[in-house]
Context: one part of a larger RNA
RNA sequence: UGGCGGGGGCCCGCACAACCGGUGGAGCGUCUGGUUUAAUUCGAUGCUAACCGAAAAACCUUACCAGGGUUUGAAAUGGUAGGAAAGGCUGUCGAAAGAUAGCCGUGUUUCCCUUUUGGGAGAAAUCCUACCACAGGUGGUGCAUGGCCGUCGUCAGCUCGUGUUGUGAGAUGUUGGGUUAAGUCCCGCAACGAGCGCAACCCUUGUCCUUAUUUGCUUCCUCGUAUAAGGUGCUCUAUAAGGAGACUGCCGGCGACAAGCCGGAGGAAGGAGGGGACGACGUCAGGUCAGUAUGCCCUUUAUGCCCUGGGCUACACAGGCGCUACAGUGGCAAGGACAAUGAGUAGCGAGAGUGCAAGCUCAAGCUAAUCUCACAAACCUUGUCGUGGUGCGAAUUGAAGGUUGAAACUCACCUUCAUGAAGCCGGAAUCGGUAGUAAUGGCGUAUCAGCUAUGUCGCCGUGAAUACGUUCCCGGGCCUU
Numbered sequence: 001u002g003g004c005g006g007g008g009g010c011c012c013g014c015a016c017a018a019c020c021g022g023u024g025g026a027g028c029g030u031c032u033g034g035u036u037u038a039a040u041u042c043g044a045u046g047c048u049a050a051c052c053g054a055a056a057a058a059c060c061u062u063a064c065c066a067g068g069g070u071u072u073g074a075a076a077u078g079g080u081a082g083g084a085a086a087g088g089c090u091g092u093c094g095a096a097a098g099a100u101a102g103c104c105g106u107g108u109u110u111c112c113c114u115u116u117u118g119g120g121a122g123a124a125a126u127c128c129u130a131c132c133a134c135a136g137g138u139g140g141u142g143c144a145u146g147g148c149c150g151u152c153g154u155c156a157g158c159u160c161g162u163g164u165u166g167u168g169a170g171a172u173g174u175u176g177g178g179u180u181a182a183g184u185c186c187c188g189c190a191a192c193g194a195g196c197g198c199a200a201c202c203c204u205u206g207u208c209c210u211u212a213u214u215u216g217c218u219u220c221c222u223c224g225u226a227u228a229a230g231g232u233g234c235u236c237u238a239u240a241a242g243g244a245g246a247c248u249g250c251c252g253g254c255g256a257c258a259a260g261c262c263g264g265a266g267g268a269a270g271g272a273g274g275g276g277a278c279g280a281c282g283u284c285a286g287g288u289c290a291g292u293a294u295g296c297c298c299u300u301u302a303u304g305c306c307c308u309g310g311g312c313u314a315c316a317c318a319g320g321c322g323c324u325a326c327a328g329u330g331g332c333a334a335g336g337a338c339a340a341u342g343a344g345u346a347g348c349g350a351g352a353g354u355g356c357a358a359g360c361u362c363a364a365g366c367u368a369a370u371c372u373c374a375c376a377a378a379c380c381u382u383g384u385c386g387u388g389g390u391g392c393g394a395a396u397u398g399a400a401g402g403u404u405g406a407a408a409c410u411c412a413c414c415u416u417c418a419u420g421a422a423g424c425c426g427g428a429a430u431c432g433g434u435a436g437u438a439a440u441g442g443c444g445u446a447u448c449a450g451c452u453a454u455g456u457c458g459c460c461g462u463g464a465a466u467a468c469g470u471u472c473c474c475g476g477g478c479c480u481u
Stems, first nucleotide, its partner, number of pairs: 005481001007480007015470002019433005026324008034315002042053002064310007073134001077133008087104007108123006136299002139297003145293001147288003150284001152282001157196006163172003176187003202276004207244007216234002220231003247270001250264005326426001330385007342373003347366002351362004392423001397418007439462006
């Protein structure tokens, strides 16, 4: 100087408290440990691993295992020698990869010989064979590294120049009095300034104005029971470009007459309006050599490469994260209403027909504010069930079908009928959330032939309760000892 303390003072955070809903018990999904296995590829392991890398493991992917093959190699560059244009087709063995046998094909260009045909030599491109340099490696080391990322933490801190001070390490500034979300600002002060952080500049959302007006909208007109259609128009909605607006600006009070705090007016919005992007010096030899890059080491008829099949999906058990429930604020049936984000040409597929249905057949429109996916669901109305393991709950199993795809046994999804486990609100313990949040309801996208999605990332609908307070638990900041 720093760290630490079951030392002290001040302060903050869904940290506790208050409130709401969960997890821990059940079934299933998924990941991990363990065990098993020929292989169950590898990595990640408190917070900061465990629906994580993986925004899709039937083959492929795929790195693992068994078997079959291959060796200048699947892909790259160069060289030497020999051969063949290139290229195309067929047979045999084989699970394929591959091995092997045969047929068709003689081109372009330069030179020479020759009576046109034709013959010979060389060159370019490409291919084959032999060989040499080399390739290749998801082999090792993240404790040799770059890059990127997590975390403390969006916490308010971390430093420097000059000066002053101390023998020096260092100190001062950065401490103090107030204040703030903030080392934010004000005042004071042997300090005066400055940098990286804070804030602002960026995106989005909430109000208004201007411009623009189709594919969007409809004040108005025609027709019409209504929807639709036609006309008119850009007022409204919306779209998308530019602006305005919020600054403690105004008023009152408090305060050191400061910074600021409290209340009020006006306003769509008020004191950072809400949300996002943005992460200082550094810490954890944190994570990643399996995204890529890369030093060194190892391998080179194999630890490289190709193929078929299997495995990554195993199952006494243990853990994490989720989904569905245990019902009446509910289940079922019928009818009725209201979204937003998105995606679409090897695609989305209206409509019609057909099938109980999944789906199938024909097929309009749409490269999309035009057409389609696409009926939102919770909700409302009516009826029914009546506390029972039930008309709750859906696991499991059987049968019959459908779709994708060479292929659905290991190991896909969907439909119908039948079957109808556990489960009656969950021990110790533990998690999330302060507002359009929690809770709850559906919808969409990426990946993708199909799907294991209950995951992820988004979207909109309905929409709460509670916070006395800072003693205590956890984490953090400043001063002091």
Small-subunit ribosomal RNA, 3' major domain from uncultured Hydrogenobaculum sp., 481 nucleotides, folded computationally. The RNAcentral record of the full RNA draws on ENA and SILVA. The coordinates come from a structure-prediction model, not an experiment, and the mean pLDDT is 85. NCBI's taxonomy places the organism under Bacteria, Pseudomonadati, Aquificia, Aquificaceae, Hydrogenobaculum.